[in-house]
RNA sequence: CAGGUAGGAUAAAUGAUCGCGGCUGCAAGCGCCGAAAGGCGGCAGGUGAGGAAAGUCCGGGCUUCACAGGGCAGGAUGCCGGAUAACAUCCGGUGGAGGCAACUCCAAGGACAGUGCAACAGAAAUGUACCGCCAGGAAAUCUGGUAAGGUUGGAAGGGCAGUGUAAGAGACUACCGCCCUGCCGGUAACGGCAGGGGCAUAUGUAAACCCCAUCCGAAGCAAGACCGAAACGAAAGCGACAGGCCGGCCCGGCCUGCUUUCAGGUGGGUCGCUGGAGGCUGCUGGUGACAGCAGCCCUGGAUAGAUGAUCAUUCACGACAUAACCCGGCUUAUCGUCCUGCCUGGCAA
Numbered sequence: 001c002a003g004g005u006a007g008g009a010u011a012a013a014u015g016a017u018c019g020c021g022g023c024u025g026c027a028a029g030c031g032c033c034g035a036a037a038g039g040c041g042g043c044a045g046g047u048g049a050g051g052a053a054a055g056u057c058c059g060g061g062c063u064u065c066a067c068a069g070g071g072c073a074g075g076a077u078g079c080c081g082g083a084u085a086a087c088a089u090c091c092g093g094u095g096g097a098g099g100c101a102a103c104u105c106c107a108a109g110g111a112c113a114g115u116g117c118a119a120c121a122g123a124a125a126u127g128u129a130c131c132g133c134c135a136g137g138a139a140a141u142c143u144g145g146u147a148a149g150g151u152u153g154g155a156a157g158g159g160c161a162g163u164g165u166a167a168g169a170g171a172c173u174a175c176c177g178c179c180c181u182g183c184c185g186g187u188a189a190c191g192g193c194a195g196g197g198g199c200a201u202a203u204g205u206a207a208a209c210c211c212c213a214u215c216c217g218a219a220g221c222a223a224g225a226c227c228g229a230a231a232c233g234a235a236a237g238c239g240a241c242a243g244g245c246c247g248g249c250c251c252g253g254c255c256u257g258c259u260u261u262c263a264g265g266u267g268g269g270u271c272g273c274u275g276g277a278g279g280c281u282g283c284u285g286g287u288g289a290c291a292g293c294a295g296c297c298c299u300g301g302a303u304a305g306a307u308g309a310u311c312a313u314u315c316a317c318g319a320c321a322u323a324a325c326c327c328g329g330c331u332u333a334u335c336g337u338c339c340u341g342c343c344u345g346g347c348a349a
Base pairs, nucleotide, nucleotide: 001345002344003343004342005341006340007339008338009337010336012314013313014312015311016310017309018308020048021047023045024044025043026042030041031040032039033038050320054331055330057329058328059327060326061325062220063219064218065217074216075215076214077213078212079093080092081091082090083089094108095106096105097104098103109211110210114209115208116205117204118203130150131149132146133145134144135143136142158176159175161173162172163171177199178197179196180195181194182193183192184191185190224271225270226269227268233262234261235260236259237258238257242256243255244254245253246252278297279296280295281294282293283292284291285290315318
């Protein structure tokens, strides 16, 4: 210098004016709206979207309901150890796959419990002899043996070499693979070594049913708590006068009024609501995820929903996209610019 790989930062900048939503302070009176609860109005200061605020896919906090214990059903997860409030996330490893490498990717238990499925091709797809080979036979389109060779396929009876044989075959032998056992190393996954088994443990598929192990109560801020016009209702008191009904009259009974209290919880209002598993800096422990300690900081909280508009200057001329209870993740979208580590190749010293 070129190519690659891993990670991080930023998300046009500065100033002025006007406008909008919260907050804090001053003021604690007045006015307005409302039945009330409560809300609005003044002045000053400061503040106001994101790295994904998104998809709503996981996990947790919080809330209400449920809950002695056990089981079934259903769902999720699936190598090992650790981190964490928790996780399907993250960190460090193991094994496998790709790459010269840096590095990347993998839901990675079980197909010697059972069931299902495997198009087309092919003789045969889980147990089969089409061609070929060998033997018998005078011969046949016959009978028998045979998976070494050919043909099909993603996959064809562990591979390869030899012995052996009529031809062949783990039938036998060495090596490799597989399975079993033991020892050693490692917390473990696993690795190494040694011995044994001829391998009917004879293909794949479990994000097919299933089996095994572990975990899981449900619904969600329109959760929910409180204040409370109204509607439906209960009790007590007042009045015992009036009206209506019980077919006309009397007695008797029922209903209708007002006040207070209780209950109720619609419209409405307040809270939940943002100071938090919070951020930044430093130190300590740890390979790391992360944890502990100290100091500093406060940084949206609406409810028809604010974060915008105009002007000036400058540039590389600006992508994806706008909170709605809050956090930790994952996934997806994204114009550009900048920084750092590492790898490979070339050149120079």
Record summary
A computed fold for a 349-nucleotide RNA, annotated as Bacterial RNase P class A. Rfam family: Bacterial RNase P class A. Its family is annotated with tRNA processing, dimeric ribonuclease P complex and ribonuclease P activity in the Gene Ontology. The coordinates come from a structure-prediction model, not an experiment, and the mean pLDDT is 76. It was read from a public genome assembly, where an Rfam model found it.